[in-house]
Molecule: transfer RNA
Organism: Campylobacterota bacterium
RNA sequence: GCUCCUUUCGUCUAGCCUGGUCAGGACUACGCGUUUUCAUCGCGUCAACAGGGGUUCGAAUCCCCUAGGGAGUA
Numbered sequence: 001g002c003u004c005c006u007u008u009c010g011u012c013u014a015g016c017c018u019g020g021u022c023a024g025g026a027c028u029a030c031g032c033g034u035u036u037u038c039a040u041c042g043c044g045u046c047a048a049c050a051g052g053g054g055u056u057c058g059a060a061u062c063c064c065c066u067a068g069g070g071a072g073u074a
Base pairs, nucleotide, nucleotide: 001073002072003071004070005069006068007067010027011026012025013024020057029045030044031043032042033041050066051065052064053063054062
């Protein structure tokens, strides 16, 4: 240089191929309940689609570019 893979809550992860309800789950954090207190347990809350552009009535999902990470190749 070329080709391919990958990027989603604080962390891990599903969803992407097959576009359509408020982007779901676990842990963490916070609040409430339970308890003499703590822990456990139950309920609830907060929190995310790497950035830009395009296609479309509608994009996390399809296409292009850029950036980060990884692999292969001479």